[in-house]
Context: one part of a larger RNA
C1' cells in the first nucleotide's frame, strides 16, 4: 500500500458527467390508500400499527381409538381472546420491494449484435396499398421438378404502416406504373427501288412491342413560395395589390432525440439552475400510414426533482482475513544497437524534446523494499490522413453487357365456315370540256351490220349508274318492218360492225393476307384401368399455349470495369493542362511559383500580289448659312495618329491613306531555323534557293497571302478529290477492290483511354515525400511595454484618460509553414501530486494623486506565505450565490491516462432534422458503447552491506555542504470617538486579546475502532441441564481497555547583519545646485545568520578521550610471506521489545527480572453455574408435579497486549572475526 470485507463522532451528495458504489426498505397480519385511467387498472401505491416466551382458555377442522352412538380420550392443523414475564432489540440469525414526482420514446409481454452497443432499433396485434381464379400470383433449379399447397380470395404472396382513441390536408409539373392512342417513330421477316442479270452493297414500303402524344393514380417514389402596402399613439395586420407554381404546408405540434443564431423570451423549481417542467413561435431546416397529435398499463432505456439513507464527500481513521514481506520448494516471460553497463542541469550544436554531443555540476562498490518522473518504455510494418493508372463490399438516370421479362416473324403446325381485303383469270358494265342530232375512254381494220328467233316505236313496274341532259339493263302488255353506219357537218379525233387495250364500277373463280366461330388428329392437362408399356380409356384445352431458332424492345435482377492531373496536405474552388505578349529575368542565352498584367481557338476575295499617288494627330489665324465639332485656304505639326483584334517591337515619298490593273491565299523539290538554351525528337510555324507556269510594272525587280511575334492536332476508322498508279474484270472514260497523294470529321486532361457515385462494415502496400496532437521556426493576430502628445480632464497634455503615427518584448491564443515523428510519442476536461517565472489579486516597504480624514486612482522595491466553497454545462472558458486579506496571471509534450478517471469528441447499433434518385453524407443535434503491461536500466523515496580514510577497536564532538514556510493572515479592545473634517465620517504609531489556515507532536480528556475481551438472543446440532459447534473469513445485537488515532490536546518568535524601491548627511565634476562621482546614515513578510534537521565518502576522507597491541612459537621460497598462541573489542548462538519488511537498531544472558507462568494491583464486561425461596396460573392418586421468569448466596463469575511482585520455565552449553606497523 493494494483489492475483498466490518464499524464510525459531526454534517448528510456539500462527491460526481451523473447518488456511480454502498446504505436504507424488505416476511406475515391488520388500518388505510391520490391524480390519472382502455374502468380492467393503477396498489404491495403512499403512510400507519402488531409480531417473543409462559400459563390459561374459546372456536374451526382432521385423524386415531373407545363408544351406551349422545359422545368421551389422545394426536395433528389453524384463527382468537386474557393473565403474567423479559431483553436495546421478537419475521432478534437466514431469508426478504427503499419509495414517490413529473417529462421523453416506444402501446404492451417478446426479439437482438456468441466475445465492448439490449436500445428510442427489430417483431407484435391493428390499418392500408398491390399482385393472383389455380396450368394463376411467388420462390429455388440449367432443366426435370419442387414449395406456398392435404392450401383456393374470410385465402397466399409483397410492400408500407405500427395496441386502442382523435384524425390522415392540398399536389398527376417530373419519375414509376396502370389504361388508351386518328397520327408520328419503330427490327428482322415480306413487296419493292438502284445496282447492265447477279452478289456484296444502298435505299423505299408495310409493320408488332416499344417511345412520342392523351388519361388516371400520391397509406405510388416524392413536393408542398416571394415582394410591397394598409386599422383614429405606437406596434401588429384581419384587408387589398402583385411576381410566380403542378401546388404554395392545411389539422396539429414545437428551441423537441428536429431551433444553426441560442445559455432564445417569460414563468416555476435553488442562495445560485447552458440541464429540467410549463408556455411563446420570429419553425436555418416540424407536419400528417416517408403517419400527425394525445395516451391509462408497461420498461434492468433516456433526462430533471424530492423523501428516506448511507464513508460518495467535508476528511479520514480503526480492525479482519487474503495478496505483498521474510524462509523453505519449484520456476517462466515480454524485452535486448550497448552486457566490458547507460547519472544531473543548462545549451548555441544538431533529424530542430540527449544516457550517448558541449559546458558544469555531481560520482567508492553492491544489495533490499518501495514509488511511477524518464528510457519520447513494452504491446500491434497507424485503423486518423495522404499516395498507389493496389483492392474488395455497396449504390445509381457511370460505361459495356448477360439472365428474366414484353413482342414481331419460322419452326413443331392440320381441317373447315364466315366477314373484309389484296392480286390474277374470266364475265358484264362503264368513259358527256366546248363544237356537233347525240353522253366522241384510246389505238387499228373497216363499207357494211343487225332484224319475223321480232326493228323502231309504245306503256307500266323493278333495279342499277348519273355530268340531272340522260345511260344501262330486267320483266309484264301493245305493235308489225324497219334501224344504225359510211356521205355531210362539226372537231384535235368520227360514229356501224370487228379486234387489242385502258380508267371506274361490279359478279365470279383460284391463290394469298387480317380478324371472328368451329373441328380433331399433332401438342398440353386432368382423372381411371391393368397385359407397367415409347399402353390404353374418358373427360376438358387446342392449332393457341409450351418449346426451338430469330429479331426489335426493357432490363442494377446479375457481372465486369472505370470514377483524370496540378495543387503551400487532401477535398471544395481554379486551370497556373495547349499557344501569343510584357513584367518578373539578376544588360548574351535559359530560367519557377495557385508570381503580377493582358490576350488567343478568329477574321479578310480585300484587309492579298504589284504600280503609281498622298500624309497623319492635334494647333493657330482666316472664310455664307455654320454653333465647341460639318467644308475650304494657309501656316506649325518625327508621328504626339494609324495598322482588323493582345502587348512588346517596328513603320512617313512607309508597313498607315487612295485608285488602276490581277489572283503568288500557285505546282514540284531541296536546305536552314523556331517549337526544344546547349544533346535528341512529332504535329505545327518561319526562311531561302532551283524548276515550271503566270501578276504587276517602263524596268530594276517585287509576288510560295495578310507589319511582325498567338489564331492549333497522331495511329486505326469513314469520307471526298476534274488527282494519279497498280491489280481483276471489262465493247467500254462500265464497276469493284488493294495501294500511294492531298483534304474533311478529333481528341481543349490540347504527344491525342470509350468511363458515375459512396464506404463510419471495410482491407492491403507504403508515406513524415503529406495533413491532424505536440515541439522547431516566424509573430500578421493575440497579449505587454514604450516614443510623440492631438485631445479630454472647469482652467492645465502628462493626478487620472490618451486619438492618429511610429518602435519593441513575451512565446499564453489564433495562424504561417510542413524541419522531426505515421514498423504509434496515447488525443479534451476533471481528480492527484510537484515545482518554476512575474508582467503582484492579498499581505510588507515606499513615491504621486484632481491625496483633509476613511476609502480610492496611478506607480516603484518585493515571488517569503495564501489565493478558498458552492449551483450550471462533458466543459477549458463564462455566468451566478454567498463568503474572504485576497479569491492574481502563466509554464513544465495546451505538466501530469506503464497515476486514476472517460462526461465530451473519434469505430462498429439506432433515431430526428437537412442533403443526396440512391449507396450514404453532416466541427448539425440524440440515447448506447473493451483504457493492457509481474518495473531490467536511470531517477526519486526509505532500509543495509562491503572497501578506503597509513596499526586496530570503543565512545564522544566539529561542522564544510544540503534541507524546511514552519509560519501566514484575520477580527475584536486600548491608543481614541483623539488627529483630520463644516459636518457626516474618521486613522496612525505602539500594546494586548481571540478565532482561522498551515506544519510539528501526543493520546490525559472527547470522539472512533478494538474478528483480546464480557453480556443478550434467534435458527439449528451436540439426548437433556451445564458447556459449546456453525449460520458471509464476528449469525445478530449493547458494551468495551491497552494500541491505532481525529473530530481531541500541546507547541508555533523574535534578534543581529548586508539590501531594494526609496528617504537622507556632506559634497564636487560644473566656484552655484546635486543623496553619489570618493566618503557615510537609515530603509520591506524579501536575503544571509541565530533557531530545527541531515551530514567525516568533507578523497583536503578532520578533532579529542580511552582501551589493545607494536610479542611468542613453528614452518618457509627470507617476505608488507603461511599455520598457531596471545589479544582491546565485537558478531553469532540464546531471551526478548521502546525497534522492526529482510537486514538494521535497542535491552537482556544466573553478578539476571529480559520474556513466559503464578499472584496481587488497576481496568472491561455488568451480578455466572449451582442452591434455597417466589412465580401468572393449570393439573393432581392431595403425596405432589409443571411453569416463562423473579430474588438472595453475587460490585459476581469470566477475562486483561498495563504497573507490581516473585527466579518456577527458557536466557545454556559455544562457536566466530579481530590489529601486532613505524
Nucleotide at each position: 500500500c493494494u483489492a475483498a470485507u466490518g464499524c464510525g463522532a459531526g454534517g448528510g451528495a456539500a462527491c460526481u458527467c451523473g447518488g456511480c458504489a454502498a446504505a436504507u426498505u424488505a416476511g406475515c397480519c391488520c388500518c388505510g390508500u391520490a391524480c390519472c385511467u382502455u374502468u380492467g387498472g393503477u396498489a404491495u401505491a403512499a403512510g400507519g400499527g402488531g409480531u417473543g416466551c409462559c400459563u390459561g382458555u374459546u372456536c374451526u377442522u382432521u385423524c386415531a381409538g373407545c363408544u351406551u352412538c349422545g359422545g368421551c380420550u389422545g394426536g395433528g392443523a389453524g384463527a382468537g381472546c386474557a393473565g403474567g414475564u423479559c431483553g436495546c432489540a421478537g419475521u432478534g440469525a437466514c431469508a426478504a420491494a427503499g419509495g414517490g414526482g413529473u417529462c421523453u420514446c416506444g402501446a404492451c409481454u417478446g426479439u437482438u449484435u456468441a466475445a465492448u452497443a439490449a436500445a428510442a432499433a427489430c417483431a407484435c396485434a391493428g390499418g392500408a396499398a398491390g399482385c393472383c381464379g389455380c396450368a394463376a400470383g411467388a420462390g429455388c433449379g440449367a432443366a426435370a421438378g419442387c414449395u406456398u399447397g392435404u392450401g383456393a380470395a374470410c385465402g397466399g404472396c409483397u410492400u408500407c404502416u405500427g395496441a386502442a382513441u382523435c384524425c390522415u390536408g392540398g399536389c398527376c409539373a417530373g419519375u414509376a406504373c396502370a389504361g388508351g392512342u386518328a397520327c408520328c417513330u419503330g427490327a428482322a421477316a415480306c413487296c419493292u427501288g438502284g445496282g447492265u442479270c447477279c452478289a456484296a452493297c444502298u435505299g423505299g414500303g408495310c409493320u408488332a412491342a416499344g417511345g412520342g402524344c392523351c388519361u388516371g393514380c400520391a397509406a405510388a417514389c416524392g413536393c408542398c413560395g416571394g415582394g410591397a402596402g394598409u386599422a383614429a399613439c405606437u406596434c401588429u395586420g384581419a384587408c387589398u395589390c402583385u411576381c410566380u407554381c403542378a401546388a404554395g404546408g392545411u389539422a396539429g405540434c414545437c428551441a423537441a432525440a428536429u431551433g444553426c443564431c441560442u445559455u432564445g423570451u417569460c414563468g416555476g423549481g435553488u442562495a445560485a439552475g447552458u440541464u429540467c417542467c410549463g408556455a411563446c413561435g420570429u419553425g436555418c431546416a416540424u407536419g400528417a400510414a416517408u403517419g400527425g397529435a394525445u395516451c391509462a398499463a408497461c420498461g434492468a432505456g433516456g433526462g430533471c426533482c424530492c423523501c428516506a439513507c448511507u464513508g460518495u464527500c467535508c476528511c479520514c481513521g480503526c480492525g479482519u482475513a487474503g495478496u505483498a514481506c521474510c524462509c523453505g520448494g519449484u520456476g517462466a516471460a515480454a524485452c535486448c544497437a550497448c552486457a566490458u553497463a547507460a547519472c544531473g542541469u543548462g545549451g548555441a550544436c544538431g533529424a530542430a524534446c540527449a544516457g550517448u554531443c558541449c559546458a558544469c555540476g555531481a560520482u567508492c562498490u553492491c544489495c533490499c523494499a518501495g514509488c511511477g518522473g524518464g528510457a519520447a518504455a513494452a504491446g500491434a510494418a497507424g485503423u486518423c490522413c495522404c499516395u498507389g493508372u493496389g483492392g474488395a463490399g455497396u449504390u445509381u438516370u457511370a460505361c459495356u453487357g448477360c439472365a428474366g421479362c414484353c413482342u414481331g416473324c419460322c419452326g413443331c403446325u392440320g381441317g373447315a365456315a364466315u366477314a373484309c381485303g389484296g392480286u390474277u383469270g374470266c364475265g358484264g358494265a362503264u368513259g358527256c370540256a366546248g363544237a356537233g342530232c347525240g353522253u366522241a375512254g384510246u389505238c387499228g381494220g373497216g363499207a357494211g351490220c343487225c332484224g319475223u328467233c321480232g326493228a323502231u316505236c309504245u306503256c307500266a313496274g323493278g333495279u342499277u349508274c348519273u355530268c340531272c341532259g340522260g345511260g344501262a339493263u330486267c320483266u309484264g302488255g301493245g305493235g308489225g318492218a324497219g334501224g344504225c353506219g359510211c356521205c355531210a357537218a362539226u372537231g384535235g379525233a368520227a360514229c356501224a360492225c370487228c379486234g387489242a387495250c385502258u380508267u371506274u364500277c361490279u359478279g365470279u373463280a383460284a391463290c394469298c393476307g387480317u380478324g371472328u366461330u368451329u373441328c380433331u388428329c399433332a401438342c398440353c392437362a386432368g382423372c381411371c384401368c391393368c397385359u407397367u408399356g415409347c399402353g390404353g380409356g374418358c373427360u376438358g384445352g387446342a392449332a393457341c399455349a409450351a418449346c426451338g431458332g430469330u429479331a426489335g424492345g426493357u432490363g442494377g435482377g446479375c457481372a465486369g470495369u472505370u470514377c483524370g492531373g496540378c495543387u503551400g496536405g487532401g477535398g471544395c474552388g481554379g486551370c497556373a493542362c495547349g499557344c501569343c505578349c510584357u513584367u518578373g529575368a539578376a544588360a548574351a542565352g535559359a530560367u519557377a511559383u495557385c508570381a503580377a498584367g493582358g490576350g488567343c481557338g478568329c477574321c479578310c476575295u480585300a484587309a492579298g500580289g504589284u504600280u503609281g499617288g498622298c500624309u497623319c494627330a492635334g494647333g493657330a489665324g482666316g472664310g455664307a448659312c455654320a454653333g465647341a465639332a460639318a467644308c475650304c485656304c494657309u501656316c506649325c505639326g518625327u508621328a504626339g495618329a494609324g495598322u482588323g483584334c493582345a502587348a512588346g517591337g517596328g513603320c512617313a515619298a512607309a508597313a498607315g491613306c487612295c485608285a488602276g490593273c490581277c489572283u503568288g491565299a500557285c505546282u514540284g523539290u531541296a536546305u536552314c531555323c523556331c517549337a526544344a538554351a546547349c544533346a535528341g525528337u512529332a504535329a505545327g510555324g518561319g526562311a531561302u534557293g532551283c524548276a515550271g507556269a503566270g501578276g504587276a510594272g517602263a524596268a530594276a525587280u517585287c509576288c510560295g497571302g495578310g507589319c511582325u511575334u498567338a489564331g492549333c492536332g497522331a495511329u486505326c476508322a469513314u469520307c471526298c478529290a476534274u488527282g494519279u498508279c497498280u491489280c481483276c474484270c471489262u465493247u467500254g472514260g462500265u464497276g469493284g477492290g488493294u495501294g500511294c497523294u492531298g483534304g474533311a470529321u478529333g481528341u481543349g486532361u490540347c504527344a491525342g483511354a470509350a468511363a458515375a457515385a459512396u464506404u463510419a462494415c471495410c482491407c492491403u502496400a507504403g508515406g513524415g515525400a503529406u495533413a491532424a496532437c505536440a515541439g522547431g521556426c516566424u509573430c500578421g493576430u493575440c497579449g505587454c511595454g514604450g516614443g510623440c502628445g492631438a485631445g479630454a480632464g472647469u482652467c492645465c497634455c502628462c493626478a487620472u484618460c490618451g486619438a492618429c503615427c511610429c518602435c519593441g518584448c513575451g512565446g499564453c491564443u489564433u495562424g504561417g509553414u510542413a524541419c522531426c515523428u505515421c514498423g504509434a510519442u496515447g488525443u479534451c476536461g476533471g481528480c492527484u501530486c510537484u515545482u518554476c517565472c512575474u508582467a503582484u489579486c492579498c499581505u510588507g516597504g515606499c513615491c504621486c494623486u484632481g491625496c483633509a480624514u476613511a476609502a480610492g486612482g496611478g506607480g516603484c522595491c518585493a515571488a517569503g506565505g495564501g489565493u478558498g466553497a458552492g449551483g450550471c454545462u462533458g466543459c477549458u472558458c463564462g455566468c451566478c450565490u454567498a463568503u474572504u486579506a485576497a479569491a492574481a496571471g502563466g509554464g513544465a509534450a495546451c505538466g501530469u491516462g506503464a497515476g486514476c478517471u472517460g462526461g465530451g469528441u473519434u469505430u462498429a447499433g439506432a433515431c430526428c432534422g437537412u442533403c443526396g434518385u440512391g449507396a450514404g453524407a453532416c466541427a448539425g443535434g440524440u440515447c448506447g458503447g473493451a483504457c493492457u503491461u509481474u518495473a531490467u536500466c536511470u531517477g526519486c523515496u526509505g532500509g543495509g552491506a562491503g572497501u578506503g580514510u597509513u596499526g586496530g577497536c570503543u565512545g564522544c564532538c566539529u561542522g564544510a555542504g544540503g534541507g524546511g514556510a514552519a509560519a501566514g493572515g484575520g477580527u475584536c479592545c486600548c491608543u481614541a470617538g483623539g488627529a483630520c473634517g463644516a459636518g457626516a465620517g474618521g486613522a496612525a504609531c505602539g500594546g494586548g486579546a481571540c478565532g482561522c489556515u498551515g506544519u510539528a507532536g501526543c493520546c490525559u480528556c472527547u470522539a472512533g475502532u478494538u474478528a483480546a475481551c464480557c453480556a443478550g438472543u434467534u435458527g439449528u446440532c451436540u439426548g437433556a441441564u451445564a458447556a459449546g459447534g456453525c449460520a458471509g473469513u464476528u449469525g445478530c445485537u449493547g458494551g468495551g481497555c491497552a494500541g491505532c488515532c481525529a473530530c481531541g490536546c500541546u507547541g508555533u518568535u523574535g534578534u543581529g547583519g548586508a539590501u531594494a524601491a526609496g528617504a537622507g548627511c556632506u559634497g564636487a565634476a560644473a566656484g552655484c545646485a546635486u543623496c553619489u562621482a570618493a566618503g557615510c546614515u537609515c530603509g520591506a513578510a524579501g536575503c544571509c545568520u541565530c533557531u530545527c534537521c541531515c551530514g567525516a565518502a568533507a578523497a583536503g576522507a578532520g578533532g579529542c578521550a580511552g582501551c589493545c597491541a607494536u610479542u611468542c612459537c613453528c614452518g618457509u621460497u627470507u617476505c608488507a610471506c603461511g599455520g598457531g598462541a596471545c589479544g582491546a573489542a565485537g558478531g553469532c548462538u540464546c531471551c526478548c521489545a521502546u525497534a522492526g519488511a529482510a537486514g538494521a537498531u535497542g535491552g537482556g544472558u544466573u553478578u539476571g527480572a529480559u520474556g513466559g507462568a503464578g499472584c496481587c494491583g488497576g481496568g472491561g464486561u455488568g451480578u455466572a453455574a449451582g442452591c434455597u425461596a417466589g412465580a401468572a396460573g393449570a393439573c393432581u392418586u392431595c403425596g405432589g408435579u409443571c411453569g416463562a421468569c423473579u430474588a438472595g448466596c453475587u460490585c459476581a463469575g469470566c477475562c486483561u497486549g498495563c504497573g507490581g511482585c516473585c527466579a518456577c520455565c527458557a536466557a545454556u552449553c559455544g562457536c566466530c572475526u579481530g590489529a601486532g606497523a613505524u
Overview: RNAcentral holds the full RNA, with entries from MGnify. A computed fold for a 1222-nucleotide part of an RNA from a soil metagenome, annotated as large-subunit ribosomal RNA, half B. Rfam family: Bacterial large subunit ribosomal RNA. Its mean pLDDT, the model's own confidence on a scale to 100, is 80.